[in-house]
């Protein structure tokens, strides 16, 4: 310097055939216990990395940018 794959809830991670943004694990509240794990209810929490472009509509297609992974070149 190319090629590729990757960024979505505090963590790990699906959703990517366009059409209300999900899970588990964490966390609060209640239930159950004499208490506390457990288990079970309910709840909170993200406008999807950022800039633009198509669409009626974009987490998703189309550009480009930032950061990571990873592979091949090149320099020494």
């Nucleotide at each position: 310097g190319g090629g590729u794959c990757g960024a979505u809830a505090g963590u790990u991670c699906a959703g990517c055939u366009g059409g209300c943004a999900g899970a588990a694990c964490g966390c609060a509240u209640c239930g159950c216990u004499u208490g506390c794990a457990c288990c079970g209810a309910u709840g909170a929490g993200g406008c999807c990395u950022c800039g633009g472009g198509u669409u009626c509509a974009a987490a998703u297609c189309c550009c480009g940018a930032u950061c990571g992974g990873u592979c091949c070149a090149c320099c020494a």
Transfer RNA from a Candidatus Heimdallarchaeota archaeon, 76 nucleotides, folded computationally. The coordinates come from a structure-prediction model, not an experiment, and the mean pLDDT is 83. The sequence is in RNAcentral, with records from ENA. Its Rfam family is "tRNA". Rfam's curators write: Transfer RNA (tRNA) molecules are approximately 80 nucleotides in length. The family's RNA type in Rfam is transfer RNA. The organism belongs to Candidatus Heimdallarchaeota, within Archaea.